The RNA shown here (transfer RNA) has 72 nucleotides and comes from a Pseudomonadota bacterium. RNAcentral records the identical sequence in 2 taxa. Rfam family: tRNA. Gene Ontology term of the family: triplet codon-amino acid adaptor activity. The organism belongs to Pseudomonadota, within Bacteria. Its mean pLDDT, the model's own confidence on a scale to 100, is 80.
RNA sequence: GGCACCGUAGUUCAACGGAUAGAACGGAGGUUUCCGGAGCCUCAGAUACAGGUUCGAUUCCUGUCGGUGCUA
Numbered sequence: 001g002g003c004a005c006c007g008u009a010g011u012u013c014a015a016c017g018g019a020u021a022g023a024a025c026g027g028a029g030g031u032u033u034c035c036g037g038a039g040c041c042u043c044a045g046a047u048a049c050a051g052g053u054u055c056g057a058u059u060c061c062u063g064u065c066g067g068u069g070c071u072a
Stems, first nucleotide, its partner, number of pairs: 001071007010025004018055001027043005048064005
C1' cells in the first nucleotide's frame, strides 16, 4: 500500500429500519446496622465524527478518524 472485521454508559455486552437505546458489574443517594458488608428502593451515565437514503437510522450507503487481523 491492498483487503476484511470492529467502534454503543467507567467496564463487559444487547437492541427486524419503528415504544423513552436496555441489562449486568461499577458509581451516587436513601433504607437497614453499634459500624461495615449483604439485602431492598431511587438516581446519574453511552450510539467515534461528518454527510446521504428513508415518514423514521444504533442498524443501510459514502467519506474521515481510531483499533484488530490477513496479505505484499